[in-house]
RNA sequence: CUUAUCCAGAAAGACAGAGGGAAAGGCCCUACGACGUCUUAGCAACCUGUACCGGCUUUUUAGCUUGUAAAAGGUGCCAAUUCCUGCUCCAUUUAAUUGGGAGAAAGAUAAG
Numbered sequence: 001c002u003u004a005u006c007c008a009g010a011a012a013g014a015c016a017g018a019g020g021g022a023a024a025g026g027c028c029c030u031a032c033g034a035c036g037u038c039u040u041a042g043c044a045a046c047c048u049g050u051a052c053c054g055g056c057u058u059u060u061u062a063g064c065u066u067g068u069a070a071a072a073g074g075u076g077c078c079a080a081u082u083c084c085u086g087c088u089c090c091a092u093u094u095a096a097u098u099g100g101g102a103g104a105a106a107g108a109u110a111a112g
Stems, first nucleotide, its partner, number of pairs: 001112006011040005019029003024085003042077002046074003050069003054065004082106001087103004
């Protein structure tokens, strides 16, 4: 940089000791110990591999592949929808707001 996904799911212990939730605003978590590190569990099914039902090809004791299952390996994840909003458009409503829908941007993860 490209593509895909992001309203589901899943925590205990030890260490340590003050901030953390990306950024701004909000709203939250946090000395009843957050964030972080380690250990052990767990979730999930992106990739590899495995099994099964099909399909296609014709290098046939073969190759490719939709789907399903499981979870061995590589990642990832385990407060709150990516915690919410910001920008654009649509519709509605209002004194002004708020609230609704679609998209964008930003971000995270995977594969390339």